Lysine riboswitch aptamer from a pig gut metagenome, 164 nucleotides, folded computationally.
[in-house]
RNA sequence: GAUAGAGGUGCGGCAAAGAAAAGUAUCCGCUGAACAGACCUGCCAAGGUCGAUUACGCUACGGAAAAAGGCGAUGCCGCCGAAGGAAAUCAUUCGGCUCAUGAUUUCCUGAUUGCAUAUUGAACAAGUAUGCAAUUGUCAUCAUUUAUAUGAUGGAGUGCUAUC
Numbered sequence: 001g002a003u004a005g006a007g008g009u010g011c012g013g014c015a016a017a018g019a020a021a022a023g024u025a026u027c028c029g030c031u032g033a034a035c036a037g038a039c040c041u042g043c044c045a046a047g048g049u050c051g052a053u054u055a056c057g058c059u060a061c062g063g064a065a066a067a068a069g070g071c072g073a074u075g076c077c078g079c080c081g082a083a084g085g086a087a088a089u090c091a092u093u094c095g096g097c098u099c100a101u102g103a104u105u106u107c108c109u110g111a112u113u114g115c116a117u118a119u120u121g122a123a124c125a126a127g128u129a130u131g132c133a134a135u136u137g138u139c140a141u142c143a144u145u146u147a148u149a150u151g152a153u154g155g156a157g158u159g160c161u162a163u164c
Stems, first nucleotide, its partner, number of pairs: 001164005008080001010079006018071001026064004032058001037050004042097003083109010110136011138155007
């Protein structure tokens, strides 16, 4: 350098019944009170439309009534830096910004689970960040053991094991 492997509720992608979102948003009718602004694109700018013949919004009542993101039994595919995250830059679009997607660079994380805080979210689901704890794989050092193996401490995945 190449190839093949191990960690386990293992990682990621696609599809998905279904649950929930929700009798919510929204639309229509109607009622009461009170206003001068309201809507068209997430915000600003610009432009357009509606409005004192009372709009928009709010309260009560009646009728109709969703969807997206996220979750997901199960199946298929790619795999073991699998993958995830942060920051910066560039590109896609624009009058400017933001969001989203992709690429590059730098940095962090061995893995899983639980708890706490913050945040996104309808959520007690799930995600992200930080911290703590437990479990576990791997290597190094030391000690014990006939040996297998056990214990302690410490490190990180461009690591570890095997073969060429």
Its mean pLDDT, the model's own confidence on a scale to 100, is 77. It matches the Rfam family "Lysine riboswitch aptamer". Gene Ontology term of the family: lysine biosynthetic process. Rfam's curators write: Riboswitches are metabolite binding domains within certain messenger RNAs that serve as precision sensors for their corresponding targets.